Parts: sequence; C1' cells; structure tokens
RNA sequence: CUGUUGGGGGUGCCCUUAUGGCUGAGAUUAUACCCCUUGAACCUGAUCCGGAUUGUACCGGCGUAGGAAAACAGCAUU
Repeated sequence: CUGUUGGGGGUGCCCUUAUGGCUGAGAUUAUACCCCUUGAACCUGAUCCGGAUUGUACCGGCGUAGGAAAACAGCAUU
C1' cells in the first nucleotide's frame, strides 16, 4: 500500500418552492462514502471565538485538549 471478514461514523445550509444552488470523500440511511490505535473518520467542548457568505463546521482557531471502532493475508521499500 492492497485485499478478505468484522466493526465505528456523519448525512448540513439557502435567496421564490425544489427534480434547484453551495461546500465536501460522502448532505435522498445510499449493500454508497470515510475511518479502524501509524486512530482529525467521528463525538464532547459548542446555542464557543475570529473571518467570509444569501446562508451554513464555508475557512481558521479550539487541537501536543478529552474520548473514539480490529484480526488475518499478500506485495513493495528501507
């Protein structure tokens, strides 16, 4: 790094409605997407703070914070 099986997680905002628009891997619970201790997937703090935006975890801080879900096999490099 890849695969198999099992497990964890989120699903928001908006001007005139939504089969529309915005960001994103994922925004219609989707056999999809992401993550599994090499753990910022995700939760708490948070009805948080600063900056943008029509608006929103949109961006940054918070964050060397506190939590958070595994085994096996193969390949390559050192």

A computed fold for a 78-nucleotide RNA from a marine sediment metagenome, annotated as TPP riboswitch aptamer (THI element). Of the family's consensus pairs, 90% are formed in the model.